[in-house]
Context: one part of a larger RNA
RNA sequence: GGACGAACGCUGGCGGCGUGCCUAACACAUGCAAGUCGAGCGGAGAUAAGCGGAUGGUAACUGAAUUUUGUCUUAGCGGCGGACGGGUGAGUAACACGUGGGCAACCUGCCUUGGAGUGGGGGAUAACACCGGGAAAUCGGUGCUAAUACCGCAUAACAUACACAAGCUGCAUGGUAUGUGUAUCAAAGGAGUAAUCCGCUUUAAGAUGGGCCCGCGGCUGAUUAGCUAGUUGGUAAGGUAACGGCUUACCAAGGCGACGAUCAGUAGCCGACCUGAGAGGGUGACCGGCCACACUGGAACUGAGACACGGUCCAGACUCCUACGGGAGGCAGCAGUGGGGGAUCUUGCACAAUGGGCGAAAGCCUGAUGCAGCGACGCCGCGUGAGCGAAGAAGGCCUUCGGGUUGUAAAGCUCUGUCUGGAGGGACGAACAUAAUGACGGUACCUCCGGAGGAAGCCACGGCUAACUACGUGCCAGCAGCCGCGGUAAUACGUAGGUGGCGAGCGUUGUCC
Repeated sequence: GGACGAACGCUGGCGGCGUGCCUAACACAUGCAAGUCGAGCGGAGAUAAGCGGAUGGUAACUGAAUUUUGUCUUAGCGGCGGACGGGUGAGUAACACGUGGGCAACCUGCCUUGGAGUGGGGGAUAACACCGGGAAAUCGGUGCUAAUACCGCAUAACAUACACAAGCUGCAUGGUAUGUGUAUCAAAGGAGUAAUCCGCUUUAAGAUGGGCCCGCGGCUGAUUAGCUAGUUGGUAAGGUAACGGCUUACCAAGGCGACGAUCAGUAGCCGACCUGAGAGGGUGACCGGCCACACUGGAACUGAGACACGGUCCAGACUCCUACGGGAGGCAGCAGUGGGGGAUCUUGCACAAUGGGCGAAAGCCUGAUGCAGCGACGCCGCGUGAGCGAAGAAGGCCUUCGGGUUGUAAAGCUCUGUCUGGAGGGACGAACAUAAUGACGGUACCUCCGGAGGAAGCCACGGCUAACUACGUGCCAGCAGCCGCGGUAAUACGUAGGUGGCGAGCGUUGUCC
């Protein structure tokens, strides 16, 4: 000098764009943050219309039960989504990350392009009703019922497995087109008057996303020198989507290490960011990619995908409820609270846009997101007036008492109207045929009106280092980044006047180059 997620002191007008718990991965009140589909299903409730005709009445009439259809709502079964999106950085020195390769060892819901199908049966179970237990959470029994829920059967190929034939090919464990045979495995319906549309099963290929393996690369300590029994390799089996000591049995005795094993400490990694002429050094906030975690530890279930933040089970600590028998909970989601700290925001608005989930659609949901609020926390822009104006006014300060300086500064005169204030008008963002649809927002912007009115401070002035005098103080009080100032004329302390620097900021502290 530059930089900062900064803090502190003094000061503070406006706008745009960013940015804001670095500490306790401490504990959390309250609200919201993941639902959706009635065009998969049976009910239930509401309502409208129709059928019906009880009852009452002499009659007109009244219109119950039953039943049909339409519309609306939805607790339950079922489907898809809750593995995305959002948060945090605890752990991790590791194939975690980066980079370059490999899988002849793999999976992939939804999506795209093709092929072939969608036949015929069965038994249940929630809801519901009844009974029982419980304070509650919720649980048990009996009975009834539906499905795109569940289970057999049939059909079966360019699927899978095995066998055979013969061919091509690779460095290789081997790979592979073709033919034949045997065996095995499918399905679900819904909407519509219909046409048809949406689905379902299976298969090939693609796309996307993931899994696994390897080379290389990036912290500190030797005052850590030896480490290792599933350890290293083999055979076999099991397991996995898949290779593999991944697991198990048996066999062998190996494997790693001064090119730093092991141990210990520290740490998420990168794109990038800061600095620097570069080489390098430092950092890993925001934004983007990857990883890990979700009260602590462990485990699996479901599923295309999890060992699953707002799922399940077990254990633990903590908090809460309880009728003491037993239960409930997990903000490192968005706000917000306490605590810790030098220190870090609103319990806001909207789904209008973008994106996501579900749905045939209308649409619903979305603290993702878009916006607004707070903070000079940062960067950038603008303003706090402009011109003229010497009696060089008054006042202040200094003085050699002549004067000098503050100083065109003020006053005064002539103007301007940015920002601010008031009034009026008023968007783009809106696209999905048309129409309708804006949280932001009566915002930006435009026009008019008013009046210099409402808007300047902070630090320094001995040298480094731009800027000096007076008074007070008297090694005191104090200053200080270094050198050093202060003991009676201190340009170095304190105050005043003046001056210098920067300016809605200016200084100080901390950290990095």